[in-house]
RNA sequence: GGAGUAGGACAGAUGAUCGCUGGCCGCGCCCUCGCGCGGCUGGAGGAAAGUCCGGGCUCCGCAGGGCAGGGUGCUGGGUAACUCCCAGUCUCGGCGACGAGGAGGAAAGCGCAACAGAAAGCAGACCGCCUCACGCGUCCGCGCGCAAGGUAAGGGUGAAACGGUGAGGUAAGAGCUCACCAGUCCCGGUGGUGACAUCGGGAGCUAGGCAAACCCCACCCGGAGCAAGACCGAAUAGGAGAGCGUUUGAGGGCUGCCCGUCCGAAGCUCUCGGGUUGGUCGCUAGAUCCUGCCGGUAACGGCAGGGCCAGAGGAAUGAUCAUCUCCUGCCCGCUUUCGGGCGCGCGGGAACAGAACCCGGCUUAUGACCUGCUCCGGGU
RNA sequence: AGGCACGUAGCUCAGGGGGAGAGCGCUACCUUGACGCGGUAGAAGUCGGCGGUUCGAAACCGGCCGUGCCUACCA
Numbered sequence: 001g002g003a004g005u006a007g008g009a010c011a012g013a014u015g016a017u018c019g020c021u022g023g024c025c026g027c028g029c030c031c032u033c034g035c036g037c038g039g040c041u042g043g044a045g046g047a048a049a050g051u052c053c054g055g056g057c058u059c060c061g062c063a064g065g066g067c068a069g070g071g072u073g074c075u076g077g078g079u080a081a082c083u084c085c086c087a088g089u090c091u092c093g094g095c096g097a098c099g100a101g102g103a104g105g106a107a108a109g110c111g112c113a114a115c116a117g118a119a120a121g122c123a124g125a126c127c128g129c130c131u132c133a134c135g136c137g138u139c140c141g142c143g144c145g146c147a148a149g150g151u152a153a154g155g156g157u158g159a160a161a162c163g164g165u166g167a168g169g170u171a172a173g174a175g176c177u178c179a180c181c182a183g184u185c186c187c188g189g190u191g192g193u194g195a196c197a198u199c200g201g202g203a204g205c206u207a208g209g210c211a212a213a214c215c216c217c218a219c220c221c222g223g224a225g226c227a228a229g230a231c232c233g234a235a236u237a238g239g240a241g242a243g244c245g246u247u248u249g250a251g252g253g254c255u256g257c258c259c260g261u262c263c264g265a266a267g268c269u270c271u272c273g274g275g276u277u278g279g280u281c282g283c284u285a286g287a288u289c290c291u292g293c294c295g296g297u298a299a300c301g302g303c304a305g306g307g308c309c310a311g312a313g314g315a316a317u318g319a320u321c322a323u324c325u326c327c328u329g330c331c332c333g334c335u336u337u338c339g340g341g342c343g344c345g346c347g348g349g350a351a352c353a354g355a356a357c358c359c360g361g362c363u364u365a366u367g368a369c370c371u372g373c374u375c376c377g378g379g380u
Numbered sequence: 381a382g383g384c385a386c387g388u389a390g391c392u393c394a395g396g397g398g399g400a401g402a403g404c405g406c407u408a409c410c411u412u413g414a415c416g417c418g419g420u421a422g423a424a425g426u427c428g429g430c431g432g433u434u435c436g437a438a439a440c441c442g443g444c445c446g447u448g449c450c451u452a453c454c455a
Stems, first nucleotide, its partner, number of pairs: 001376008010367001012324007020043010045352001049363002052361005057225004064259004069221005074088005089103001090101004104216002109214001111210002126155002128151004134145004163181006182206001184203008229281004239272006251263003274454003288307008325350006332343004381451007390404004398435001406422005428444001430442003
């Protein structure tokens, strides 16, 4: 210098002028509700986004059991909870720093594997190799053809062909036998909370892949969502039709179904038609923020002190100017180890994007900066 | 703000792990004096995009993008 990798912090700064909006105080108008003026003070984000998960909160008369459905899936921890986070194990990728993983079960069942290939799932004889019968030829060594059988060592096909290497063995071969290696299962020792690692012995000689196919196993899950919900006010045709039902109980709570249970003693549901498009609450103080100490490898937790930090409703949080900061283009000057550096002037640019009940995550969009580490090249 | 569905040829759609298809439309030729109808042949696709699972993905899984639909209160 280049390439890469992991993490951190920021989201331009200051001032002036003019505005927007919430709260508090004062004054004026006003019966009140409110309105106006003045002062003080608060006023978007790291993602406010996607709505992909989890929770708070609210309502459904607290929601029990079974089936169905959905989700999660190595181990240990964190948390209100999670499909999130932290630490580890194993596998995979990378020279490396480091990264990724939906990572239970395929010797429970059921299924799938196109094309190619002889054969694709308790395998399989196309070529080849071997034995033997027969026929033909013969230089008597054998060669060729063909039927039957053996053979998975070799060829070829495929994503995948039923362990690998060597030796023995055999007509030729083969875990057929043996040695070593890989893998599976069983038993035991050691370390670890555990996933697992490692060591020793044994078995049988090899058991294939797919569960982000059905499925099995373990665990979890009631539904809806602030347009939830509560109150006030206004207006209209408290109208029409269809279905079900009135003690044999419709319908609803309880997602889909069943059981069970509660409400319900007469109406209920759906469709069409009609009216409103208002106000108040919910609403912002909370798993809250900052600092310090302690515990923990960490995620995180505890304690102490301090702070209050948007609450709008077609929806505020802005605009202009000046100076500074950063990036960049052009001209000029100085300098140079010829890569560039410094200074003056003029011009351009400074991202992604904006709360709408509130939090914890994930994902996606996005600007410039800083730090650690790795690899490569060059100089001393 | 919340909830739900869809994306395959120019248009409308089928296909739900192993050849990307149908109808209409388009092009060329035949037919006709010409057009239409009819007949024959053909072209046209990142299966919205990215990543993953798998030997293999339009399909299965997860993000992203785009399009469309629904919602309040009274009686």
Background
Predicted 3D model of RNase P RNA and transfer RNA as a complex of 455 nucleotides. The prediction has a mean pLDDT of 76. Rfam match: Bacterial RNase P class A.